The RNA shown here (Group I catalytic intron) has 206 nucleotides.
RNA sequence: CUACGGACUUAAAGGAAUUGAGCCUUGAUUGAGAAAUCUUUCAAGUGGCAGCUCUCAAACUCAGGGAAACCUAAAUCUAUUGGUAGAUACGGCAAUCCUGAGCCAAGCCCAGAGAAAAUUUCCCUGGGAAGGUGCAGAGACUCGACGGGAGCUACCCUAACGUGAAGACGAGGGUAAAGGGAGAGUCCAAUUCUCAAAACUUACGA
Numbered sequence: 001c002u003a004c005g006g007a008c009u010u011a012a013a014g015g016a017a018u019u020g021a022g023c024c025u026u027g028a029u030u031g032a033g034a035a036a037u038c039u040u041u042c043a044a045g046u047g048g049c050a051g052c053u054c055u056c057a058a059a060c061u062c063a064g065g066g067a068a069a070c071c072u073a074a075a076u077c078u079a080u081u082g083g084u085a086g087a088u089a090c091g092g093c094a095a096u097c098c099u100g101a102g103c104c105a106a107g108c109c110c111a112g113a114g115a116a117a118a119u120u121u122c123c124c125u126g127g128g129a130a131g132g133u134g135c136a137g138a139g140a141c142u143c144g145a146c147g148g149g150a151g152c153u154a155c156c157c158u159a160a161c162g163u164g165a166a167g168a169c170g171a172g173g174g175u176a177a178a179g180g181g182a183g184a185g186u187c188c189a190a191u192u193c194u195c196a197a198a199a200c201u202u203a204c205g206a
Base pairs, nucleotide, nucleotide: 001006008022009021010020011019012018023047024045025044026043027042028041031038032037051152052151053150054149055148056147061101062100063099064098065097066096070092071091076087077086078085079084102133103132104131108128109127110126111125112124114122115121116120137188139187140186141185142184143183153176154175155174156173157172158171161170162169192206193205196202197201
């Protein structure tokens, strides 16, 4: 919200019809892989499922490139005797997609130096990879997750290596959705008025 059965997430419009974006599933398709599977693009929707525990909370800045739906219609075009009506964004708002520089907690990799212990451990300094910040409604603060790190569990695969009758075991790999461009909250903002611009809307001030 609801038709009270339910509805994957989110942003709009809402009298109604619905629309944009994301996830998943299915079909096709591009590439990687031994395979499980991952990935690119398009379409459809038939949407059942989406595990557990511990840990981190820092940076949070400057500058820049895109953008759907939606709002509006000065100019332009069309209809009209005219008024008016309709179309239309290069205007507006903005879900969101990113780039350069800088910066960053825990964990990981490399180097240096020091301390203890007995061939390892701990602290500090510097560098690196991933990820984050930048990227809320201008923003402030707390938390922790759908984020970073470690472990466990379930299911799936078998090219290499060991074992073997056998992916059965060791071992190695894969899957267990997204919502954080503010998620849960508390604050602050929002609202009103003057003024300016065609409208939409935006900026300063009160």
It matches the Rfam family "Group I catalytic intron". The family has 12 seed sequences and 5,602 matches in Rfam 15.1. About the family: Group I catalytic introns are large self-splicing ribozymes. They catalyse their own excision from mRNA, tRNA and rRNA precursors in a wide range of organisms. Gene Ontology term of the family: Group I intron splicing. A reference for the family is Cech (1990), "Self-splicing of group I introns", Annu Rev Biochem. Model confidence (mean pLDDT): 78 of 100.